About this RNA: This is a predicted structure of a 349-nucleotide part of an RNA (large-subunit ribosomal RNA, domain IV) from an Elusimicrobiaceae bacterium.
Context: one part of a larger RNA
């Protein structure tokens, strides 16, 4: 010096990103216990007192059984077993060990639970509860499979599948123009197929002196009109479907502000509630509180760069090895070190 421990004057978080680590607390009995609350809790809240041994005393009391008695009750046996009071010792009586530190406020998630085996346990996932949607059963919908077959289910809409939200309380506004889904079927578009107008090739034949021309049937190539499903266009509905939820100018008898007015655009222009927030750039916003001093914290304000209603909004008791702030107690975290123990390192062998 390293590891693991023990003690430490005075101070007591001044340490530090942060009380990390350590210390305090601790069992049992009794007293006592706030806000808030979903009336269950919160709660071991908090905060106090006692605690050994001897006598009292195996007594009082209590349970069971028995005896006596009409009964109340009394007595006996047996089991269990106090307290007041008094005495004794120590610095100290849960004498060692094991064995909660506590309180206040806030954000998030209701809770118990689950998770990145081996750097993340959480505010993530799940959850009960809520909603939308599909499914009417001889193979439901959905899923696996080439098929047979199977799951769903030996179930039947109070059932089963998918998606979203996430206890509870109060609520969940406006927009269907776009995308999706559902319904509609008049019109437009539209595939193969059907259809076969017209045209081409070939050539018996015919015309021509010839070059060449015309050209039936058959075979063959191409092929217009017309006909023709879904889909798309189109018409409606639907947002707890995917999603979206404005700008400019002016105006009140101080100023400021604008209930009010005008105008442009839109499918509609953000309602309730909340708001410098796990969201606020400017920003350490401004004011208040707490501190001697507070970029954090709490309460307000609203100028919301860029909250907002099941991609849920706002509250919320209880809960959390989770996050943020403060207080009491406590301490070698620190001022600032010191001493000691054990095992290493180191030296020698």
């Nucleotide at each position: 010096c390293c590891a693991u421990c023990g003690u430490u004057a005075a101070g007591g978080a001044a340490c530090u990103a942060g009380g990390c680590a350590a210390a305090c607390u601790a069992g049992c009995u009794c007293c006592g216990u706030a806000a808030c609350u979903u009336c269950g809790g919160a709660a071991g809240a908090a905060g106090g007192a006692g605690u050994a041994c001897c006598c009292a005393a195996g007594u009082a009391g209590u349970g069971u059984u028995g005896u006596a008695g009409c009964a109340a009750u009394a007595c006996a046996a047996u089991a269990u077993c106090a307290a007041a009071g008094g005495g004794u010792c120590g610095c100290a009586g849960u004498g060692a060990a094991a064995u909660g530190g506590g309180c206040u406020u806030c954000g998030u998630g209701a809770c118990u639970g689950u998770u990145u085996a081996a750097c993340a346990a959480a505010a993530a996932c799940u959850u009960a509860g809520g909603g939308c949607u599909c499914u009417g059963c001889u193979g439901a919908a959905a899923u696996c499979a080439c098929a047979a077959g199977a799951u769903g289910a030996u179930g039947u809409a109070u059932a089963g599948g998918g998606c979203c939200u996430g206890a509870u309380g109060c609520c969940u506004g406006c927009c269907c123009g776009g995308u999706g889904c559902u319904g509609g079927a008049a019109g437009g578009u539209c595939a193969a197929g059907g259809g076969g107008a017209a045209g081409g090739g070939u050539u018996a034949g015919c015309c021509g002196c010839a070059a060449g021309g015309c050209g039936a049937a058959g075979c063959u190539c191409c092929g217009a009109a017309c006909u023709u499903a879904a889909g798309c266009c189109c018409c409606a509905g639907u947002a707890a479907a995917c999603g979206g939820c404005g700008g400019c100018g002016g105006u009140a008898a101080c100023u400021a502000u604008a209930a009010c007015c005008g105008u442009c655009c839109u499918a509609a222009g953000g309602u309730a509630g909340c708001g410098a927030a796990a969201u606020u750039c400017c920003u350490u916003g401004u004011c208040g509180g707490g501190u001697a001093a507070g970029u954090u914290c709490c309460g307000a304000c609203c100028u919301g760069c860029a909250c907002g209603a099941a991609u849920g909004g706002c509250a919320u008791a209880a809960c959390a090895a989770a996050g943020a702030a403060g207080c009491c107690g406590c301490u070698g975290u620190c001022u600032c070190g010191a001493c000691g123990a054990u095992g290493g390192g180191c030296u020698c062998g």

Rfam family: Bacterial large subunit ribosomal RNA.